[in-house]
Predicted 3D model of a 1611-nucleotide part of an RNA (large-subunit ribosomal RNA, half A) from Sinomicrobium weinanense. The coordinates come from a structure-prediction model, not an experiment, and the mean pLDDT is 81. Rfam family: Bacterial large subunit ribosomal RNA. Gene Ontology terms of the family: structural constituent of ribosome and ribosome. NCBI's taxonomy places the organism under Bacteria, Pseudomonadati, Flavobacteriia, Flavobacteriales, Sinomicrobium.
Context: one part of a larger RNA
RNA sequence: GGCGUAUGGGGGAUGCCUAGGCUCUCAGAGGCGAAGAAGGACGUGAUAAGCUGCGAAAAGCUACGGGGAUCGGCACAUACGAAAUGAUCCGUAGAUAUCCGAAUGGGGCAACCCGGCUGGUUGAAGGCCAGUCACCACGUUUACGUGGAGCGAACGCGGGGAACUGAAACAUCUAAGUACCCGUAGGAGAAGAAAACAAGAGUGAUUCCGCAAGUAGUGGCGAGCGAACGCGGAGCAGCCCAAACCAAUGUGGUUACGGCCAUAUUGGGGUAGUAGGACUGCGAUAUUGAUUGUACGCUGAAUUAGAAUCCUUUGGAAAGAGGGACCGAAGAGGGUGAUAGUCCCGUAUAGGCAAGGUGGUAUAAAUCAUAGCAGUAUCCUGAGUAGUGCGGGGCACGUGAAACCCUGUAUGAAUCUGGCGGGACCAUCCGCUAAGGCUAAAUACUCCUGAGAGACCGAUAGUGAACCAGUACCGUGAGGGAAAGGUGAAAAGAACCCUGAAUAAGGGAGUGAAACAGAUCCUGAAACCAUACGCUUACAAGCGGUCGGAGCCCUUUUAGGGUGACGGCGUGCCUUUUGCAUAAUGAGCCUACGAGUUACUGUUGCCAGCGAGGUUAAGUGUUUGAGACAUGGAGCCGUAGCGAAAGCGAGUCUGAACAGGGCGAUAAUAGUUGGCAGAAGUAGACGCGAAACCGAGUGAUCUACCCAUGGGCAGGGUGAAGCUUUGUUAACCCAAAGUGGAGGCCCGAACCCGUUGACGUUGAAAAGUCUUGGGAUGACCUGUGGGUAGGGGUGAAAGGCCAAUCAAACUCGGAAAUAGCUCGUACUCCCCGAAAUGCAUUUAGGUGCAGCGUUGAUUAUAGUUAUAUAGAGGUAGAGCUACUGAUUGGAUGCGGGGGCUUCACCGCCUACCAAUUCCUGACAAACUCCGAAUGCUAUAUAAUGUAGAUCAGCAGUGAGGGCAUGGGUGCUAAGGUCCAUGUCCGAGAGGGAAAGAACCCGGACCAUCAGCUAAGGUCCCCAAGUGUAUGCUAAGUUGAAGAAACGCGGUUGGACUGCUUAGACAGCUAGGAUGUUGGCUUGGAAGCAGCCAUACAUUUAAAGAGUGCGUAACAGCUCACUAGUCGAGCGGUCUGGCAUGGAUAAUAAUCGGGCAUAAGCAUACCACCGAAGCUAUGGACUUGAAAGAGUGGUAGGGGAGCAUUCUAUGGGCGUUGAAGGUGUACUGUGAGGUAUGCUGGAGCGUAUAGAAAAGAAAAUGUAGGCAUAAGUAACGAUAAGGCAGGCGAGAAACCUGCCCGCCGAAAGACUAAGGUUUCCUCAGCUAUGCUAAUCAGCUGAGGGUUAGUCAGGACCUAACGCGGACCCGAAGGGGGAAGUGGAUGGACAACGGGUUAAUAUUCCCGUACCUGCAUCACGAUAAAAGUGACGGAGAUAUGAAGAAGGUGCGUGCUGACGGAAUAGCACGUUGAACUGCCUGAGAGGGUAGGAUAGUACACUAAGGCUUCGGCUGCGGUGAUAAUCCUUUGUAGUAUUUUCCAAGAAAAGCGAGUGAUGCAGCCUGUACCGUAAACCGACACAGGUAGUUGGGAAGAGUAUUCUAAGGCGCUC
Repeated sequence: GGCGUAUGGGGGAUGCCUAGGCUCUCAGAGGCGAAGAAGGACGUGAUAAGCUGCGAAAAGCUACGGGGAUCGGCACAUACGAAAUGAUCCGUAGAUAUCCGAAUGGGGCAACCCGGCUGGUUGAAGGCCAGUCACCACGUUUACGUGGAGCGAACGCGGGGAACUGAAACAUCUAAGUACCCGUAGGAGAAGAAAACAAGAGUGAUUCCGCAAGUAGUGGCGAGCGAACGCGGAGCAGCCCAAACCAAUGUGGUUACGGCCAUAUUGGGGUAGUAGGACUGCGAUAUUGAUUGUACGCUGAAUUAGAAUCCUUUGGAAAGAGGGACCGAAGAGGGUGAUAGUCCCGUAUAGGCAAGGUGGUAUAAAUCAUAGCAGUAUCCUGAGUAGUGCGGGGCACGUGAAACCCUGUAUGAAUCUGGCGGGACCAUCCGCUAAGGCUAAAUACUCCUGAGAGACCGAUAGUGAACCAGUACCGUGAGGGAAAGGUGAAAAGAACCCUGAAUAAGGGAGUGAAACAGAUCCUGAAACCAUACGCUUACAAGCGGUCGGAGCCCUUUUAGGGUGACGGCGUGCCUUUUGCAUAAUGAGCCUACGAGUUACUGUUGCCAGCGAGGUUAAGUGUUUGAGACAUGGAGCCGUAGCGAAAGCGAGUCUGAACAGGGCGAUAAUAGUUGGCAGAAGUAGACGCGAAACCGAGUGAUCUACCCAUGGGCAGGGUGAAGCUUUGUUAACCCAAAGUGGAGGCCCGAACCCGUUGACGUUGAAAAGUCUUGGGAUGACCUGUGGGUAGGGGUGAAAGGCCAAUCAAACUCGGAAAUAGCUCGUACUCCCCGAAAUGCAUUUAGGUGCAGCGUUGAUUAUAGUUAUAUAGAGGUAGAGCUACUGAUUGGAUGCGGGGGCUUCACCGCCUACCAAUUCCUGACAAACUCCGAAUGCUAUAUAAUGUAGAUCAGCAGUGAGGGCAUGGGUGCUAAGGUCCAUGUCCGAGAGGGAAAGAACCCGGACCAUCAGCUAAGGUCCCCAAGUGUAUGCUAAGUUGAAGAAACGCGGUUGGACUGCUUAGACAGCUAGGAUGUUGGCUUGGAAGCAGCCAUACAUUUAAAGAGUGCGUAACAGCUCACUAGUCGAGCGGUCUGGCAUGGAUAAUAAUCGGGCAUAAGCAUACCACCGAAGCUAUGGACUUGAAAGAGUGGUAGGGGAGCAUUCUAUGGGCGUUGAAGGUGUACUGUGAGGUAUGCUGGAGCGUAUAGAAAAGAAAAUGUAGGCAUAAGUAACGAUAAGGCAGGCGAGAAACCUGCCCGCCGAAAGACUAAGGUUUCCUCAGCUAUGCUAAUCAGCUGAGGGUUAGUCAGGACCUAACGCGGACCCGAAGGGGGAAGUGGAUGGACAACGGGUUAAUAUUCCCGUACCUGCAUCACGAUAAAAGUGACGGAGAUAUGAAGAAGGUGCGUGCUGACGGAAUAGCACGUUGAACUGCCUGAGAGGGUAGGAUAGUACACUAAGGCUUCGGCUGCGGUGAUAAUCCUUUGUAGUAUUUUCCAAGAAAAGCGAGUGAUGCAGCCUGUACCGUAAACCGACACAGGUAGUUGGGAAGAGUAUUCUAAGGCGCUC
């Protein structure tokens, strides 16, 4: 270290629980608000941070009612109080009700600022208190009154109105009149009393429900969209004006003054389609209804009464168990120490009641409304209307044949003998009466209140939110948005003791049933981390298991458990793929959560009811019911078909037909309504996932540009124009010198930028640091306040920037967009089991149909194999004098070319091309005179035994791959590609081939320590032969992956053949001659340059007119041939086997060893081994009547079960211990189940049915917890610390001192923004601080910010904002003179000193100034001009402040051995506003006062500290030294020059003065502020406007050193 057991830690799963949610039902209510809402801010308690309540009358006040004992909320505690004189509490009605908010006196950055008028307080001013003061509309018109506004969840109506998406693309279309924006109303809204439907019959406003009906239609006739008539129901309700006519009043006109006419208003009248009314005549006071009131009834707050139980037992506790009673109009529910009808609250029931309400009933009165008959001459009956043209929209209806409705535009009737409609239009007929208006109910919805329910959830669930949640936190903002429940019955919440520095923590003690219930608290799983013990482990190589198994340990010892030396075999899981151990995807581990659901529609099957019938829908009724029953026949399906239809009908259509044919009918037929299941369609439709599109909003605190108003730029250099002088010229020009001081000029800090290199890259930093660099008076940089907004802005232009986001920001919504794509998709067993092909496809990784699978039903001798017989056919092969085409050689040589020829003709030649024919050879997928084998068809027989077919449900597949064979393509390349046939892999395990998807063998139901075999093997690894017989190989060939042409006297066979004891072959010895130098040729040729001849001839044993070497030619040496010697085999050709060369690839590789006695190769034979094959024995299941047969399996189909949660019913278990957790044993094929020990402490099984949020290993899944890396990297500027002392439990860091170091145009001082208590003191150290901490910007408590003059407001205006009037616009809204707001600008009055732990121009002291009011005194009188009031750059002068130096003076100190004291050194030598005077053009300067202040210094010394050396200094004393000189010189001021780009506005000022008295409001004021307090997630090397900024050197604010001051950067 591993395994095991035990005990813990850690963590918070599981179980149980519920205080909170979710979905509904029945009622109620359907608004609140200028009488100030919703919503907030700030306050309010004895102590009070939060929530709740309340409002300066502030956890409350008053009255009435209820109630009856405690109370001062959550919320403890202490203190103090209230209450039977009735509190707290509950109800009703009142009072009060700060500030903001419609917000409303004006303004504004919400909760703040500033006003007018009236009244009060005061003599006035200031301040305070109360009331009042906005706008719009209407009435009405000074006045006044009424109303409006704003908020609120859905529902309604109207004005505007998308896109994604679907159409497999897309444009009409769809999505959809949806989302969204806007206006506006109500408890509902809208619609509504026919210019309506219908069709030969009728209905009678509207709305809603069920049908009609997915019909008629519409529609790129695609996707889709989709009525109406009519029927059944709910609920029912009808009316009023305009006009005609009459009259009154006002005005006007006219008049023959009687009137008449016109017009306006008002009153009467009148309201219809069988037309009605006016008008004329007649007639009558009838009926009905509404509103207001009263009575009754009903309803209505707090609230009242409300039956019935005891004992024993277990236990901490009884409500449990046992036994015995009782109540019940109450056995709903909850609580009580476990499960309670009778203990408590309640429940059934019965009371009570103020104000109020009341769609009920009755009734009285008043008011209002409401009616008839007849006549028909005249009058009236809704005008820029109906209609029409053009363009659109709505109607289911997309312009269509398109009626009907609406209207932008242009036109434009009729008048009851009129007009409109009935789906173009016309006629007939029918219906209705437009151009005015009102109208309940039935219908929709639920922010809210009460009562109740759930086969809804139970803390990762259910609301985002069970808990102080729209909180913490994030974001500029719109907006986004968590986590987090449980002690116990009761706090009985641990007195006291011990360890410890300790109020930490722990150990005892005690409480309790339990403390392993101890506050991180019920149960307490897993990951992960430990401790103890048993076995095992240091030569071992390993998907870690499995099979066998020694030893050791334990035990309940015939049985088991733990460990596991050693040996055999063995490349995880998922996904995706032809194929994955793959080095292809995904997962660190654990726990919880996490994906085919639901609604409707049709379809198929099963089950059930009824059956030529079946069935209700909406609704209605009964009922305690979200239930049930009854009713309801409107409708639907079926019972009849045919036809395009009219139509006919057991037939019908076609047709001239009685023909024929099609579709039906017959014998007869089965349907329909439910439940469940399968798949489909429409819906998000199995889950997660885009980039995008559209709508409405939020953003210019970043950044781009612009506007307004302010600010900044050390220092040095160059030297333009102009001017002056001189020269020069006739005069100019020109030149020189000087002056001058221009410039997108030069060098270079601040400042801005970001060129180079390095570092950094889990940074110090989500863009920096160091170095180097560019610009630096300009197109410069920068502050403050504003403007421009998303197809938009802005852009010196990079597609840059628009809040760390830009080829179209961000937020929310449409929205669960869509995704032919990827990934993931969860328990078990059983049966069967594919495909990767064809056709088509904007199709190729998708889909449709077919093929192949499965399930059910029906049907049939269907399929397969063998043999035989009969057929069709044109492949392999073959052939080509059999065609078409191609083709080798030869012969022939038509014809042609070339050459020759005497002009032409005729000819001739030709090693040229070449037809035909012949001979010869040979080719073809698109040649065939021929032509198989297989395959195919049919029949017969046999075998096999359902494998066949049809219909119906459900699929998957439509990427294939290897091998063999036949081909195409390619190179007769590919592990290539495309077909065909077969096979295997795919989806197939086992054995063999070392290892290997598909090669060989062989198809795994399970068990067995049985047997036989296949391929392949048998020396060892490694089971079986060192088997038998005969050969071969010498190369380690074989042989681990393999090779050719060609070569080879390697070796070994075979066949044929030659020589050979008459002596072969090889070796050795000897010969190898002569004619002749053959002839020719030749310079020569003599065997051997060449030619001819070569059976030449001779001698011979043999010897070529010569096989080579050689010579100029000879010569010479050889060979053939011969003899001798030797003594037995020696050659040649062809053809096999095994070897061998040919043979080169990059680190080192055949399993190893071995190989002549093979373990190599070949042949033959025997034996054995060898698999999940076969057999044997036992068992399980499927199928079948049985016999028997079968059981590998991916996609997929089918069947049967297990488990989880809930419901119903029955029957049970449980404090003598449920669920859950954790072990053990047993059991089932499995999912699982049962029993029991321990823990736990209250619920839980079982049977049968039912219903599902119903099973997890994977989705770079979600959340939480825990590992790993790892005690590793790092601890954030390399300006630096050291020592001593102190406090303390503890000191590198805290405090003090001394020394050292760093900054010093800063790392010092002041201040704006921003922050918001960080400031000071005390007490602390759990967290924060990158370490420690006694310290702190940390924690807790207490304290701290004082203004007429500083800044802002009560003053002004700029950019810009708002904006009554006015203009524009579908709406929201946009602009906008006046006005109003708005500083970054204008205007405007205080200085010095002192004082606190912390504030000071604010307090105190002293000395000033400004404004207003009152009183007194003096003076002047409308106004206006003017002023305010402005650029850049430069020059000169002056010059506060400051600094340096010098002299003098004051004080102190001082000398190495000695002297020097008229010496040296150090420090100091200061003092405001304001007022008067003088001066100056002004700024300013001078001077006197201010100033007897105060500072510095010296002396003294209460007290304190001390290291004993000294340090500090309350108080007091001294009045003590220049108001000097020089240099430099900023701010400021004045003057002046020059340039072009020509450089705010308004208030204020401008006529009052003096004295005295009074008055002087609100806000800010602490602290940080180049930073540890701001912006950057941090105590972050970054960023952050302005003022000041000493000295030496220096041009300088560069740079170096340094003063004051501040620091040493938290390991």